[in-house]
Molecule: c-di-GMP-I riboswitch aptamer
Organism: Emcibacter sp.
């Protein structure tokens, strides 16, 4: 480049809860807190969940649901 995560390093994110803020709301920020993560780094493109609406239309959450896109650290082969 290209596959890969047994092993090890240096680190790195942080579910459930939970003060505090923000939203009608799914759910978000921001501390605390670690169940887990080899992209749990980024980006709703494609599906699926979830709100809202009126079971429409249209908006909207979820990148820690899955594919895909695209960067990237150490070790193996």
């Nucleotide at each position: 480049c290209u596959g890969u995560g047994a092993c090890a390093a240096u680190g790195g994110c942080a579910a459930a809860c939970u003060g505090c803020c923000g939203g009608u709301a799914a759910c978000g920020g921001u501390g605390g807190g670690a169940c887990g993560c080899a992209a749990a780094g980024c980006c709703u493109c494609u599906g699926g969940u979830c709100c809202u609406g009126a079971u429409a239309a249209a908006g909207g959450a979820u990148a820690g649901c899955a594919g895909g896109g695209u960067u990237a650290c150490c070790g193996c082969a």